[in-house]
This is a predicted structure of a 137-nucleotide RNA (FMN riboswitch aptamer (RFN element)) from Flavonifractor sp. An10. Model confidence (mean pLDDT): 82 of 100. Taxonomically the source falls in Flavonifractor (Bacteria, Bacillota, Clostridia, Eubacteriales). Rfam family: FMN riboswitch aptamer (RFN element). Rfam 15.1 lists 6,230 matches to the family in 5,120 species. From the family's description: The RFN element is a highly conserved domain that is found frequently in the 5'-untranslated regions of prokaryotic mRNAs that encode for flavin mononucleotide (FMN) biosynthesis and transport proteins. The sequence is in RNAcentral, with records from Rfam.
RNA sequence: AGAUGUCUUCAGGGCAGGGUGAAAAUCCCGAUCGGCGGUACAGUCCGCGAGCCGGCAACGGCAGAUCCGGUGCAACUCCGGAACCGACAGUGACGCGCACAGACACGGGCGCGAAGUCUGGAUGAAAGAAGAUGUGU
Numbered sequence: 001a002g003a004u005g006u007c008u009u010c011a012g013g014g015c016a017g018g019g020u021g022a023a024a025a026u027c028c029c030g031a032u033c034g035g036c037g038g039u040a041c042a043g044u045c046c047g048c049g050a051g052c053c054g055g056c057a058a059c060g061g062c063a064g065a066u067c068c069g070g071u072g073c074a075a076c077u078c079c080g081g082a083a084c085c086g087a088c089a090g091u092g093a094c095g096c097g098c099a100c101a102g103a104c105a106c107g108g109g110c111g112c113g114a115a116g117u118c119u120g121g122a123u124g125a126a127a128g129a130a131g132a133u134g135u136g137u
Base pairs, nucleotide, nucleotide: 001137003135004134005133006132007131008130009129010128017029018028019027031117032116033086034085035048036047037046038045043084044083051062052061053060054059066082067081068080069079070078088120089119090118094113095112096111097110098109
């Protein structure tokens, strides 16, 4: 130096302010966040993890989003500009649909959808990172 066994530690962030209102981090304006490995430094390229679905299990399946200009040997990664995206369950004043009621003002009923940032699974798990120690080349 490379291979391999065991163990330890670490391993995800985020609605300020304003509007409406009896009430909103859920609506509206606006603000704000970005796991791991690869590669010219990446939320949006390639791959992986978390999550979800099926299965007793092994395992199988699903799974978001970027362009333009500049520099350069090289950048969808840097610089400048303008965009976009975000598991499952819960809540949700919003939206859509249905039926009722009633007669123009309002009231409730049922169904479906609805939060990246709230609550929960999770004091979890894990891609992986670092270290300790052993084995053998």